[in-house]
């Protein structure tokens, strides 16, 4: 130099065109004398720009960034 493959909340993580699931972790708030177990409630403009589309995490096309694989 060529070709792939990834990028979702603070963490792992589903999600293959129609309101972005769960889990762990903060925060709050119920039970308690006061803890600590329960239980409830909490949050994402989906890496960035742009096109397509009544509607995009989801298709396209471009950069950024990580990872593989050839030379």
């Nucleotide at each position: 130099g060529g070709c792939g493959a990834c990028a979702u909340a603070g963490c792992c993580a589903a999600g293959u065109g129609g309101u972005a699931a769960g889990g762990c972790g903060u925060a709050g708030g119920u039970c308690u004398g006061c803890a600590a177990c329960a239980c409830c409630u909490u949050g994402a403009u989906c890496a960035u720009g742009a096109g397509u589309u009544c509607a995009a995490a989801u298709c396209u096309c471009a950069u950024u960034g990580u990872c593989g694989c050839c030379u």
RNAcentral holds the sequence, with entries from ENA and Rfam. The RNA shown here (transfer RNA) has 71 nucleotides and comes from [Clostridium] fimetarium. Rfam family: tRNA. By type it is a transfer RNA. Model confidence (mean pLDDT): 81 of 100.